[in-house]
RNA sequence: UCAGAUGACCGGAUGGCUGCUGCUUGUGCUUUUUGCACAAGGAGAGGAAAGUCCGGGCUCCACAGGGUCAGGGUGCCGGAUAACGUCCGGCGGGGGCAACUCUAGGGAAAGUGCCACAGAAAACAGACCGCCUAUGCGACCUCGGUCGCAGGCAAGGGUGAAAAGGUGCGGUAAGAGCGCACCGCCGAACUGGCAACAGAACGGGCAUGGUAAACCCCACCCGGAGCAAGACCAGAUAGGAACAUAAGGCACGGCAUUGCCGUUCCAGAUGCGACCCUGCAUCAUGUUCGGGUAGGUUGCUUGAGAUGGCUGGUAACAGCCAUCCUAGAUGAAUAGCCGUCAUCGGCUGCGAUCGCAGCUGUUACAGAACCCGGCUUACAGGUCAUCUGACAUU
RNA sequence: GCUGCUAUAGCUCCAGCGGUAGAGCGCACCCUUGGUAAGGGUGAGGUCGCGUGUUCGAAUCACGCUAGCAGCACCA
Numbered sequence: 001u002c003a004g005a006u007g008a009c010c011g012g013a014u015g016g017c018u019g020c021u022g023c024u025u026g027u028g029c030u031u032u033u034u035g036c037a038c039a040a041g042g043a044g045a046g047g048a049a050a051g052u053c054c055g056g057g058c059u060c061c062a063c064a065g066g067g068u069c070a071g072g073g074u075g076c077c078g079g080a081u082a083a084c085g086u087c088c089g090g091c092g093g094g095g096g097c098a099a100c101u102c103u104a105g106g107g108a109a110a111g112u113g114c115c116a117c118a119g120a121a122a123a124c125a126g127a128c129c130g131c132c133u134a135u136g137c138g139a140c141c142u143c144g145g146u147c148g149c150a151g152g153c154a155a156g157g158g159u160g161a162a163a164a165g166g167u168g169c170g171g172u173a174a175g176a177g178c179g180c181a182c183c184g185c186c187g188a189a190c191u192g193g194c195a196a197c198a199g200a201a202c203g204g205g206c207a208u209g210g211u212a213a214a215c216c217c218c219a220c221c222c223g224g225a226g227c228a229a230g231a232c233c234a235g236a237u238a239g240g241a242a243c244a245u246a247a248g249g250c251a252c253g254g255c256a257u258u259g260c261c262g263u264u265c266c267a268g269a270u271g272c273g274a275c276c277c278u279g280c281a282u283c284a285u286g287u288u289c290g291g292g293u294a295g296g297u298u299g300c301u302u303g304a305g306a307u308g309g310c311u312g313g314u315a316a317c318a319g320c321c322a323u324c325c326u327a328g329a330u331g332a333a334u335a336g337c338c339g340u341c342a343u344c345g346g347c348u349g350c351g352a353u354c355g356c357a358g359c360u361g362u363u364a365c366a367g368a369a370c371c372c373g374g375c376u377u378a379c380a381g382g383u384c385a386u387c388u389g390a391c392a393u394u
Numbered sequence: 395g396c397u398g399c400u401a402u403a404g405c406u407c408c409a410g411c412g413g414u415a416g417a418g419c420g421c422a423c424c425c426u427u428g429g430u431a432a433g434g435g436u437g438a439g440g441u442c443g444c445g446u447g448u449u450c451g452a453a454u455c456a457c458g459c460u461a462g463c464a465g466c467a468c469c470a
Base pairs, nucleotide, nucleotide: 001390002389003388004387005386006385007384008383009382010381012341013340014339015338016337017336018335020044021043023041024040025039026038027037028036029035046365050376051375053374054373055372056371057370058226059225060224061223063279064278065277066276067275068274069273071222072221073220074219075218076090077089078088079087080086091105092103093102094101095100106217107216111215112214113211114210115209128157129156130153131152132151135150136149137148138147139146140145165183166182167181168180169179170178184206185204186203187202190199191198192197230298231297232296233295240289241288242287243286244285248266249265251263252262253261254260255259268283269282270281271280291469292468293467305324306323307322308321309320310319311318312317342363344361345360346359347358348357349356350355395466396465397464398463399462400461401460404419405418406417407416413450421437422436423435424434425433443459444458445457446456447455
């Protein structure tokens, strides 16, 4: 200097004028409330506010507790966290010269499926082309040898994503882990590590194809709905019509006259995705059509909060101390104009390069709606730090 | 803001939910006709919304992105 990897940050600044929304204080008007006006002070979008993919806080649900089954989620080990499918650190495997990076990473010997086409054969899986004749039979033939059948082989070739571990030597009629050496695979003990795992030596039948983001098995975890949840106030209409089904029995009391209401006892029904047990609640309601309002207040912002420092930890993070309060809208507020400066691009001039001056244009992705921790996606331009490789110089 | 659903030929749609993608209309050509329409025959036309991954192989399975559609308040 060039190429690359990882982590973090900014993403306009400033002055003037006019304007918008909440809060606090004060004054005035208004029938107190309430509302309106004015003045002063303070505050007023994001790292993703986005997608709605996860996890919670919070609210509600007559359902709650225990158990069984179904359904769903996660999937190496150890930690962090309120929790997570998130994060940190490791292990195994893949990629890269490397720095680094990706990983939905338990189990195929519990079982059931699938492996199209091609190929002889795709898993209790084989003989298309071939090799042999140590053996046997037949035919031909110039002793050699050739062909066919029986027999032996799966080492070579072909097909395919994948074909009965790989390379080499020996052995054999020809071969084959048939035997041996080295790799590969499996195994108990030993060493290191909390562990996943790793290691050298030893032994071994020389072997169990792939596929689980296929069904499944194993381990662990899990109520449902969601602020348009929910609570309160005001107001109007038609509690109008239909359907479904629980409301049982005895006694007493009240009103009324054969109906309704209340109390006690016995029993039943309903209430969880399904079932069982226990407890509790209710005796009603639910569905469809139709109708009326579509208004106001609250929930609504102090938080698993932020910033800085110290301690512990490899880190994620935890603890302690100090400081700070930072939108709460509801057709939806933070904007408009002017000037200066800055980043970037283009043009012109100067200039050996770096660079300087002038003119002109541009300045990304994009806006809270209950709150928080993550993940994913979008982003013009710029800055900082550390590391790897190549080339050159000293 | 929240919760569900959809995307396949030029158009309207069916199926396939791990091995091969169809129908009707439309389009092109041929036959028929004096010439059209109708009718008959033949044929072309496909990134299965987009991207990444799993697998030998993806329209289909998983994850992410884009576009479109629907619902969510109170009273009785």

This is a predicted complex of two RNAs, RNase P RNA and transfer RNA, with 470 nucleotides together. Rfam match: Bacterial RNase P class A. By type it is a ribozyme.